[in-house]
RNA sequence: GGAGUGGGCCGGGCGGCCGCGGCGAGUCAAGUGCUCGUCGAGGAAAGUCGGGACUCCACAGGGCAGCGCGGUGGGUAACGCCCACCGGGGGUGACCCCGGGAAAGCGCCACAGAAAAUGUACCGCCAGCGGCUGCCGACGUGGGUCGAGCGUAAUGCCAGACCCCGCCGGCGGUGCGGGCAAGGGUGGAACGGUGGGGUAAGAGCCCACCAGCGUGAUGGGUGACCGUCACGGCUCGGCAAGCCCCGCGCGGAGCAAGACCAAGCAGGGAGCAGGGCGGCCCGUCCAAUGCUUCCGGGUAGGUCGCAUGAGGCUUGCGGUAACGCAGGUCCCAGAGAGAUGGUCGCCCCUCGCCGAAAGGCGAGGACAGAAUCCCGCUUACAGGCCCACUCCUCAC
Numbered sequence: 001g002g003a004g005u006g007g008g009c010c011g012g013g014c015g016g017c018c019g020c021g022g023c024g025a026g027u028c029a030a031g032u033g034c035u036c037g038u039c040g041a042g043g044a045a046a047g048u049c050g051g052g053a054c055u056c057c058a059c060a061g062g063g064c065a066g067c068g069c070g071g072u073g074g075g076u077a078a079c080g081c082c083c084a085c086c087g088g089g090g091g092u093g094a095c096c097c098c099g100g101g102a103a104a105g106c107g108c109c110a111c112a113g114a115a116a117a118u119g120u121a122c123c124g125c126c127a128g129c130g131g132c133u134g135c136c137g138a139c140g141u142g143g144g145u146c147g148a149g150c151g152u153a154a155u156g157c158c159a160g161a162c163c164c165c166g167c168c169g170g171c172g173g174u175g176c177g178g179g180c181a182a183g184g185g186u187g188g189a190a191c192g193g194u195g196g197g198g199u200a201a202g203a204g205c206c207c208a209c210c211a212g213c214g215u216g217a218u219g220g221g222u223g224a225c226c227g228u229c230a231c232g233g234c235u236c237g238g239c240a241a242g243c244c245c246c247g248c249g250c251g252g253a254g255c256a257a258g259a260c261c262a263a264g265c266a267g268g269g270a271g272c273a274g275g276g277c278g279g280c281c282c283g284u285c286c287a288a289u290g291c292u293u294c295c296g297g298g299u300a301g302g303u304c305g306c307a308u309g310a311g312g313c314u315u316g317c318g319g320u321a322a323c324g325c326a327g328g329u330c331c332c333a334g335a336g337a338g339a340u341g342g343u344c345g346c347c348c349c350u351c352g353c354c355g356a357a358a359g360g361c362g363a364g365g366a367c368a369g370a371a372u373c374c375c376g377c378u379u380a381c382a383g384g385c386c387c388a389c390u391c392c393u394c395a396c
Stems, first nucleotide, its partner, number of pairs: 001392010012347007020040008028031001042367001046378002049376005054254004066250005071085005086099005100245002105243002107239003122184002124180003129177002131174007139166002142164005149157002192210006211235001213232008258304004267295007274286004311330008348365007
């Protein structure tokens, strides 16, 4: 200098003017007015995914079912989060990704392939052999043709050659049976690897070494696990996000939770007026009547819940770390379908144009916005800063 890896942080700054919401104070002609002061979005406020706080409901205890999680140890209020470590895989490396059990059982494994896991052979390899067949050789008192020689009047006798047939042996060919699973080929994945022996050909069939698994012993570690030794059968495929097994956890609903106050209307009680019991008084009944008053539940509405909290910053100590403990210090939005904005100037960054340059002009500055709160995860994000580390190259 180049290329990367892992973390942390910022995410426009300052000032003027105008405006909005909460709170406090002051003020007046008392309007929910005016003035002043103070506070007023985020690292994700988002997705609402995991876990809690809080609230109400339910609940004797235990189990089944269901759902979630899954190496080990630790952190935490808790978690599917975080830290450290272990094992496997990837990368030259910094580093990244994955994580109970498939040797308890059931089930599944498309296409291709012989075969996808107790079952097999497409190509291929083999001849210890049976069928058919080719060539060669040997044999036969089998048949035929030719035919030297001998002999007869003639039929004949007889060596040999060739062909056919039969049988035997050797070497092939072919196909059906038979043996094999080494090699080829298929697939994401093929029933250990290398070498030797062995064999017709082969094969853990046998042997040596290696890998893996199991059992036993032993050393280290809290543990996951790592190391060593001996023995064993020689080898066991994948999927558990299909069922299942093991271990652990989980009651339900959610701030529109919930609590308090409480118009109007409807309801109930009492009293008075009214009506019925022929008239009057008492009494009693009526209610679809009026007035007064009380009551319970509770709608609209109001108040609380609601921001002092698993809180922020900082110092010290403990811990490899996540984190914890102690001290100091700070108070930091909160509602009504919901305020947090606009503009101007200077500066910063990026881009374009002009210019030799200094500089000038113009455009732009992301993702997105609280609603009970907190801890996490995930996702979105213009641009920028810092720290640690790795690889390559160059120079000293």
Molecule: Bacterial RNase P class A
Organism: Actinomycetota bacterium